[in-house]
Molecule: small-subunit ribosomal RNA
Organism: uncultured bacterium
């Protein structure tokens, strides 16, 4: 080392697949039961045999493996003997009473290795074993109360099932198994299926109560590639055994064979993601041995991983030139990083280097010695002291010395919640995001930096769990109207129930007592420097037991009237059901009278009628409904009930208090009844009337009108079973201020309904409030974001229509209630305004002027666009003005500020050249030398009518000169808010009285301002003229009246009267008065809207251009011209046109002006220049009126257009002026839908005049002349103001939002079918294998003299049985052409 033999290999070690189950967790039970190795204990170890391993030798097979002969030993196998308190059948006594235990008794059965080792005086004695009994200890078996999942769209389930007898089996009990016998067992307290899961001690969180979980550590179960099996053993149906089946896999010589990391490492897949093929058996423990000692990927260590607790550093002090460097900025003696840094002075945790160096080991083994008990002794046992040698971690932990700030700081945030904010970049893009949201050119949200906060060997993310969440509500929620009371009574089960006495302890409740393993939690100590971490002590819910209490609740008995009933008498009702019966109406027939028309409707029209309607008048027939009374009145359980009799029949209240004697109260399932409309069958059918048809209305009208009309309504049986079936309020019982309407009862107090107001109180508010939504108690429906959806699958119910029940998948961050403020309304009150109406003129037709769109151009610059742009910006585009367009120049620039050089400067003149800016050339010359001027260079800068009016001031339009907006204080509401401010009344007024939880005030309104209008006084030039004087003439004297200028001052306030009215506050009306009720007129425009106009009056952020988007010149255009729009001027004519003549204004203006008289010219206008810097001079009317011609016509109207000729400005009328004279002589003959404007000195006409301006108004802006009608009135139309209402709107109806139809994206149901899976049925096949039979073949022990037996092995048959196949449901998942709705762009 091989083998034989014993022990262990059922522990230790892994998983978590199954399982919902006595599997697990607690408490019992086992008189139904086993337990090797240990401990105690009892009695023994005699006495023979026969084989097979290993070994030899042939020998098959590639290989695994065997195969035949042969020899051999035991503590290995077998016979026998001997035996007990043991078994197993009897018997007797004793206890017990469901099965039984003790003790004595006969009777039969049942063992073993004469073995090892050591000593020995050979006698024997020590020790390991081996047998046997009893009995402890552990460790296991069954067995049972209780307890922990989800789903009923799984509600019925079972046939060895329940149960007995009797047998087998097993260590026991037992249908565990079989014969046979009964029909049982189990469920709504949820059986049976289906999904899901190993359970616990504990873990995590919570104030708890609970909700989530079951890694590490502990028990406990199960299971070892997937099924089956047994067999060895004390103990397995056994992870590293054995046998089959089956998948894999990997070997083969093809014949056969091997394997099972859910052990420790490592591989390889997968995967977001999980470590070394490491040291040791020193130390704990397990298994073998007498024992050394051997095995142990249990264990102990060490390694990877900041995965995780926990402790520790990465340095301390001083230190202001507040350094450089960054950042930001009010751009300078700035802030900020920031005593931070540097520097200097100090420590050495930790890190380096170098020396020492642990406990963790000893009760074991040897060795020596001593003591103990036994022994004739020795060995050996046991016990004590010494001594010997034993360490993987490990040269680790710790300990000293030396050295140096030297080697050691990230991460996330910075809009709010939430600690902490600038700057650039970007421009709804790149992004960000836990919600809510940031980003569209000034981003504290994105990106980067700076500066900041947190937190730290960490920090942020994801992902789960608990909290908050009283957001499943035992603790601790609700259901009018936010989700939510069942349509409604009746009633099973359960749930809860009145007053008493007795009793009895089930529940309660107090004291012990067992149990609650350990760890862990908690508390109080100990050890590691501290801390994690470990040690020691202590503490629990719950279950069970035992003894005790009797109040309550329960059980059982008994009583008792007050809950509930019944009786007796009354009474009120549209209460039910059937039968009769009335009259008014309609519709129809039948007669009659009698004529065109009737009906209908905003209006017509279809439709009826000369075949005689409609009306009417009498008479018949039918069918439905029941007027008045009728009433927040009755009466029902709720749905519902209405003429009248009558008949049956249900319930209520009132009195009465005579019976009974808890007989109550809700009410899961259940049953019944249950408007309308519908469904079947049969009748009936007048009026009405879904569908239907016609006629109308519209744009259209499948509607609202209107004519007709069919189911239907009506009745009988019979379904359906559903409503806004509503008090959107379940049902009982008690209690809890009052007033006050009505019904029914009663002699009254009083009892029962119906309503309304309203306290406490409740409510989120509105509101309820003895009829509760208020305080309690009971039992029962129901809810738990919006949508998807009362859908879709399944079930069941229905004749069908449907009805009950009743999801998810996805979207979404809201959806909802009550209330408040506006806002708006084809609500509603009031009341206003040239709003409308009653009046005048207009506009829209024409021509022209002038803007504005269009569309043209090189350009025809810009802006303004309902009201609130469009004769607007612009009070005046021929050059300029001009921004535009072509062409041509200039670049520190046409203009500013600095700085350097340099000028006999620079305007200016003349000349050339150019279109002209410009360049050249001469002329001329003040006065300067630090130059205010000119040139040149140099950069900072200039310069932009470029962009943004949605970045802004300013200033403006409009709502609207409308009468509103508001504030403090008080009080009301939980708030938003309201009150003031609303109400009676008045006003032009939120103007003013009055009331008044309001009292005041403040911007607005008025008034103060300006101007007319009357007057007084002052003043009288340049104004004025009564008187006197004079003159053509207020021309001159001269006056100071008058007019009129312009100062100043008065007047008008509802002051008076009279009437209304509330003794008010105004109002009506009078009187005086120049004017009367804000006398006309203007100027003033509250808080706010409209992202209302302007970057082009100007300012101005930010952004763009810089030899140009700046700036200089010429010349063009802003003037174009098919159309259309507004705003005007001129007309169509006789209230006119013309022509002659005669009057009368007021307000401006004038020196680069107005300009007279005069001349000239048809004239426009020249000439010329008196006069005025202006009550002095100038510029000035016209309609009117008188008087005369035209006669109604495209004219004597109209005057465009156009020729011809002129005038004036002007550098310059060609593109492009104005204006005269001659001629010419268009359209138009009063305007279409529609629309403006005005109420009095208005409107309408007539004429002046100024500003711009060199010239060029029909346009503004002012100014006098002439000078009306009209308004019953507030229905209508617009606008605006209050009040009140509804709202799903708040960008506020130009609001909000539904459906379809296209598309895109997406989850889902159906869907001919295919296809997967799971679990069960019936059959078929039937491995290994117990077992049961058989007895064919072998065959040591034991019997036998043999032959043979007996017993075994093997084979054969048989029940039973795993895979697997067949077959027809079943359920469950994928998948499908196409299909239906959803959802969200």
């Nucleotide at each position: 080392u091989a083998g034989u033999g014993g022990c262990a290999g059922a522990c230790g070690g892994g998983u978590g697949a199954g399982u919902a189950a006595c599997a697990c967790g607690u408490g019992g039970g086992u008189a139904a039961c086993c337990u090797a190795c240990c401990c105690c204990u009892u009695a023994g170890u005699c006495u023979g045999g026969g084989a097979c391993a290993a070994c030899u030798a042939u020998u098959g097979g590639a290989a695994a493996c065997g195969a035949u002969a042969g020899c051999u030993a035991a503590u290995a196998c077998c016979g026998g003997a001997u035996g007990a308190u043991u078994c197993g059948c009897g018997u007797u006594u004793a206890g017990a009473u469901a099965a039984c235990u003790a003790a004595a008794u006969g009777u039969g059965a049942u063992a073993a290795a004469a073995g090892g080792a050591g000593c020995u005086u050979c006698g024997g004695c020590u020790u390991c074993g081996c047998u046997u009994u009893g009995g402890g200890a552990u460790g296991g078996g069954c067995u049972u109360g209780c307890g922990g999942u989800g789903u009923a769209u799984u509600a019925g389930c079972u046939u060895g099932u329940u149960g007995g007898u009797g047998a087998g089996g097993u260590a026991a009990u037992g249908g565990c198994u079989c014969a046979c016998c009964a029909a049982g067992g189990c469920a709504a307290u949820g059986a049976u299926g289906c999904a899901u899961a190993u359970c616990c001690g504990g873990g995590c969180u919570g104030a708890g109560a609970g909700g989530c979980u079951g890694a590490u550590c502990g028990g406990a179960c199960a299971c070892a590639u997937u099924g089956g099996a047994a067999c060895u053993g004390a103990g397995a149906u056994a992870c590293g055994g054995u046998c089959c089946a089956a998948a894999c896999u990997c070997c083969u010589a093809c014949g056969g064979g091997a394997g099972g990391c859910a052990g420790c490492a490592g591989u390889u897949a997968g995967g977001a993601a999980u470590a070394u093929u490491c040291g040791u058996c020193a130390a704990u423990g397990g298994g073998g041995g007498a024992a050394a000692c051997c095995c142990u990927g249990a264990a102990c260590g060490a390694g990877c991983a900041a995965u995780g607790c926990c402790g520790c550093g990465u340095g301390a002090g001083u230190g202001a030139u507040g350094a450089a460097g960054g950042u930001c900025u009010a751009c300078a003696u700035g802030a900020u990083u920031g005593u931070a840094a540097a520097a200097c002075u100090c420590u050495g945790u930790u890190g380096c280097g170098a020396a020492g160096g642990a406990a963790g080991a000893a009760u074991g083994g040897c060795c020596a010695u001593u003591a103990u008990a036994g022994g004739u002794a020795a060995u050996g046992a046991u016990a004590a002291u010494g001594g010997u040698g034993u360490g993987a971690c490990g040269g680790u932990a710790c300990u000293u010395c030396g050295c140096c700030a030297g080697a050691a700081a990230g991460c996330u945030c910075c809009g709010g919640c939430u600690a902490a904010c600038u700057a650039c970049g970007u421009g709804c893009c790149a992004g960000c995001a836990g919600c809510c949201g940031c980003g569209g050119u000034a981003a504290u949200a994105c990106g980067c930096a700076g500066g900041g906060a947190g937190c730290g060997a960490g920090c942020g993310u994801u992902a789960u769990c608990c909290g908050g969440a009283u957001u499943u509500a035992u603790u601790g929620g609700g259901c009018g109207u936010a989700a939510a009371g069942a349509g409604u009574u009746c009633g099973u089960a359960g749930g809860c129930g009145g007053u008493u006495u007795g009793u009895u302890u089930a529940g309660u409740c107090u004291a012990a007592a067992a149990u609650c393993a350990a760890a862990a939690c908690g508390u109080g100590g100990g050890g590691c420097u501290u801390a994690a971490c470990u040690c020691c002590a202590u503490c629990u819910c719950g279950u069970u037991u035992u003894a005790g209490a009797a109040a309550c609740u329960g059980g059982c008995a008994g009583a008792c009237u007050u809950g509930a009933g019944u009786g007796u008498g009354g009474u009120a009702g549209a209460g039910g059901c059937a039968a009769g019966u009335g009259g008014a109406g309609u519709u129809u027939c039948u007669a009659g009278u009698g004529u065109a028309g009737c009906g209908g409707u905003u209006a017509a029209a279809u439709g009826c009628g000369u075949a005689g309607a409609u009306a009417u008048u009498a008479g018949a027939a039918g069918g439905a409904a029941c007027a008045c009374c009728a009433g927040u009145g009755g009466c029902g359980a709720a749905g519902g009930c209405g003429g009248c009799u009558u008949g049956c029949u249900g319930g209520g209240c009132c009195a009465u208090u005579a019976c009974u004697g808890a007989c109550g109260c809700u009410g899961a399932g259940g049953a019944a009844c249950g408007a309308a409309a519908g469904c079947g069958u049969g009748g009936g059918g007048a009026g009405c009337a879904a569908a239907u048809a016609g006629g109308a209305u519209u744009a259209g009208a499948u509607a609202c009108c209107c004519u007709a009309g069919u189911a239907g309504u009506c009745c009988a049986c019979g379904c359906c079973g559903u409503a806004a079936a509503c008090g959107a309020u379940g049902a009982g019982u008690a209690c809890u201020a009052a007033g006050u309407g009505u019904c029914g009862g009663g002699c009254a107090a009083c009892c029962g309904g119906u309503g309304c107001u309203g306290a406490a109180g409740u409510a989120a508010a509105c509101a309820c409030a003895u009829u509760a939504a208020g305080u309690a108690c009971u039992c029962c429906g129901c809810c738990u974001g919006a949508g998807u959806a009362g859908u879709a699958c399944g079930g069941u119910c229905g004749c069908a229509a449907g009805g009950c029940u009743g999801a998810a998948a996805c979207u979404c961050a809201a959806a909802g209630g009550a209330a408040u403020u506006g806002a708006c309304g084809g609500g509603c009150a009031c009341c206003c305004g040239c709003a409308c109406a009653a009046g005048c003129g207009g506009u829209g037709g024409a021509g022209c002027a002038u803007g504005c769109u269009g569309u043209u151009u090189a350009a025809u610059u810009c802006g303004a666009u309902g009201c609130u742009a469009c004769g607007c910006g612009a009070a005046g585009a021929a050059c300029c003005u001009u921004a535009c367009c072509u062409a041509g120049g200039c670049u520190u620039g046409a203009c500013a500020u600095c700085c350097c050089c340099g000028g006999c400067a620079a305007u200016g003149c003349u000349a050339u050249a150019g279109a002209g800016a410009u360049a050249u050339a001469g002329c001329g010359g003040a006065g300067g030398u630090u130059a205010c001027c000119c040139g040149g260079g140099u950069g900072a800068c200039a310069g932009g009518u470029g962009g943004u009016g949605c970045a802004u001031g300013g200033u403006u339009g409009u709502c609207g000169u409308c009468a509103g907006c508001u504030c403090g204080u008080g009080u009301c509401g939980u708030g938003a808010g309201a009150u003031g401010u609303u109400c009676g009344g008045u006003u032009a007024a939120g103007u003013c009285c009055g009331a008044u939880a309001a009292c005041g005030a403040g911007c607005g309104c008025a008034a103060c301002c300006c101007u007319u209008a009357u007057u007084u006084c002052u003043a009288g030039u340049u104004a004025c003229u009564a008187a006197c004087a004079u003159u053509u003439a207020g021309u001159u004297g001269a006056g100071a009246a008058c007019u009129c200028u312009a100062g100043u001052a008065a007047u008008a306030c509802u002051g008076c009267c009279g009437g209304u009215g509330a003794c008010a506050a105004a109002c009506c009306g009078g009187a005086g008065g120049a004017a009367g009720g804000u006398g006309g007129g203007g100027a003033u425009g509250a808080c706010g809207u409209c992202a209302a106009a302007u970057c082009a009056u100007c300012a101005u952020g930010c952004c763009c251009c810089u030899u140009a988007c700046g700036u200089c010149u010429a010349g063009g255009g802003c003037u174009a011209c098919a159309g259309g729009c507004g705003u005007g001027c001129u007309a169509c004519a006789a209230u006119g046109g013309c022509u002659g003549g005669u009057a009368c204004a007021a307000a401006a203006a004038g020196a680069u002006g107005c300009a007279a008289u005069a001349u000239c010219g048809u004239g426009a206008g020249a000439u010329g220049g008196a006069g005025c810097c202006a009550a002095u001079c100038u510029c000035c009317a016209a309609a009117a009126c008188c008087a005369g011609c035209c006669u109604c016509a495209g004219u004597u109207c109209g005057g465009a257009u156009u020729g011809a000729a002129g005038u004036c400005u002007g550098c310059a009328a060609c593109u492009c002026g104005a204006c005269u004279u001659c001629a010419u002589g268009a359209a138009g003959c009063u305007g279409g839908a529609a629309u403006c404007g005005c109420u009095a000195g208005u409107a309408a006409u007539c004429c002046u005049g100024a500003a711009u301006c060199a010239g060029a108004a029909u346009g503004u802006c002012a100014g006098g002349g002439u000078g009306a009608a009209u308004a019953c009135g507030u229905u209508c139309c617009c606008g605006g103001g209050u009040g009140u209402u509804g709202u799903a709107c708040a960008c506020a109806c130009c609001g909000c939002c539904c459906g379809u139809c296209a598309u895109g994206c997406u989850a889902u149901g159906g869907g001919a079918g295919u296809u997967u899976g799971u679990a069960a049925u019936a059959c078929c096949c039937g491995a290994a294998g117990u077992u049961g039979g058989u007895g064919g073949c072998c065959u040591a022990a034991c019997c036998g003299c043999a032959a043979g037996g007996a017993g075994g092995a093997c084979g054969c048959c048989g029940c039973c049985g795993a895979a697997g196949g067949u077959a027809a449901a079943a359920c469950u998942g994928g998948u499908g052409a196409u299909u239906g709705g959803g959802g969200u762009g």